Description
The prediction has a mean pLDDT of 82. This is a predicted structure of a 58-nucleotide RNA (transfer RNA) from Dryobates pubescens. The organism belongs to Dryobates, within Eukaryota.
[in-house]
RNA sequence: UAGCUCAGUUGGUAGAGCAUGAGUCUCUCAACCUCAGGGUUGUGGGUUUGAGCCCCAC
Numbered sequence: 001u002a003g004c005u006c007a008g009u010u011g012g013u014a015g016a017g018c019a020u021g022a023g024u025c026u027c028u029c030a031a032c033c034u035c036a037g038g039g040u041u042g043u044g045g046g047u048u049u050g051a052g053c054c055c056c057a058c
Stems, first nucleotide, its partner, number of pairs: 003018004012049001020036004042058005
């Protein structure tokens, strides 16, 4: 660090739960189950082939 709470420990494709939307199920709703959308990782620099991760300022 996703709308909220938080993972991400060797520097190597950004994730989970909840929430939201759709579907399934149901007489209906809810719950369960399946799927989907959603991110300039506070801002600006630096190092590096490569930065959420290392360094600096705010």